[in-house]
RNA sequence: GACUUAUGGAGAAAGGUGGAGGGAUUAGGCCCUAUGAUACCUUGGCAACCGUCUUCCUGAACACGGGAACGAAAGGUGCCAAUUCCUACUCCGGGAUUUCCGGAGACAAGAUGAGUC
Numbered sequence: 001g002a003c004u005u006a007u008g009g010a011g012a013a014a015g016g017u018g019g020a021g022g023g024a025u026u027a028g029g030c031c032c033u034a035u036g037a038u039a040c041c042u043u044g045g046c047a048a049c050c051g052u053c054u055u056c057c058u059g060a061a062c063a064c065g066g067g068a069a070c071g072a073a074a075g076g077u078g079c080c081a082a083u084u085c086c087u088a089c090u091c092c093g094g095g096a097u098u099u100c101c102g103g104a105g106a107c108a109a110g111a112u113g114a115g116u117c
Base pairs, nucleotide, nucleotide: 001117002116003115004114005113006112007111013043014042015041016040017039021032022031023030026088027087028086029085044080045079046078049076050075052072053071054069055068056067057066058065059064084109089105090104091103092102093101094100
């Protein structure tokens, strides 16, 4: 990097460096930002995808395999403004029709994990 698959309305910030835009991409909106953002570093934290451990169930079985946990968590990742910031497609309702508001659903893109190549 490609493919497969799972997840996404929850959660979690201080310090330092630095000095201009940033919120992935396109368009629109909205927001963050010289009271210093984005980014990077340090420390801390969140979470529980993988691994590990614990408890329970199970395969004749304390090993080993399978399953469950609103269990733990010092390992590997990830994450710590706003739902993946919102909308973009379809349907329904309202409004009265270029458009706006609300609700439901799907796809894609992108993000993260795990697996394969």

Model confidence (mean pLDDT): 78 of 100. Predicted 3D model of a 117-nucleotide RNA (SAM riboswitch aptamer (S box leader)) from an Ignavibacteria bacterium. It was read from a public genome assembly, where an Rfam model found it.